[in-house]
């Protein structure tokens, strides 16, 4: 340099608690492991999923508020794909 995911080593760490952040969905840090490992490693590119602070619609109405729908611009890569990176025998 090849190839290729069937064994290793290593690495990652859901759920739950505690603390911090966030309007919320979430998510940072410690414990903590259901699970993953050739990508459970980056990456929100495209579906998908979740939340709606703020926008907007409608109704109520005591004209100040309170609800309904709709909206990402918020997140989610451990939901599926793409992309970029890259490991262990092997030869």
């Nucleotide at each position: 340099a090849c190839a290729g995911g069937u064994u290793g080593a290593u690495g990652c760490a859901a759920a739950c608690u505690u603390c911090g952040u966030g309007a919320a969905a979430g998510u940072g840090a410690a414990g903590g492991a259901c699970g993953c490992u050739a990508a459970a490693g980056c990456u929100a590119u495209g579906g998908g999923u979740c939340u709606a602070a703020g926008g907007u619609u409608g109704c109520u109405u005591g004209u100040a508020a309170g609800u309904u729908g709709c909206u990402a611009u918020g997140a989610u890569u451990g939901c599926c794909a793409g992309g970029c990176u890259g490991c262990a025998a092997g030869u």